Glycine riboswitch aptamer from a soil metagenome, 81 nucleotides, folded computationally.
The sequence is in RNAcentral, with records from MGnify.
The model forms 89% of the base pairs in the Rfam consensus.
RNA sequence: GUGCAGGAGAGAGUGGCCGAGCGCAGUGCGGUCACCGCCGAAGGCGCAACUCCCGCAAUCGCUCAGGCAGAAGGACUGCGC
Numbered sequence: 001g002u003g004c005a006g007g008a009g010a011g012a013g014u015g016g017c018c019g020a021g022c023g024c025a026g027u028g029c030g031g032u033c034a035c036c037g038c039c040g041a042a043g044g045c046g047c048a049a050c051u052c053c054c055g056c057a058a059u060c061g062c063u064c065a066g067g068c069a070g071a072a073g074g075a076c077u078g079c080g081c
Stems, first nucleotide, its partner, number of pairs: 001081006011036001013035007037068003043064001044062003050055001
């Protein structure tokens, strides 16, 4: 690196628009935009010791990205190659 398995956290939030289905209506679902609240384990950024200097770690911090029903993703762990 790769295959398999395990793998947490946080609103199925509110409103508008669109879509399929049902269809008298209505409700629910999905997508998207905005707003508020939140998570931290893809990635990214920051910091200690140390170092002449340049530099330099994380599961710590930040929350840009990402995420907050399920799915997907997922640091990390086990086994095989």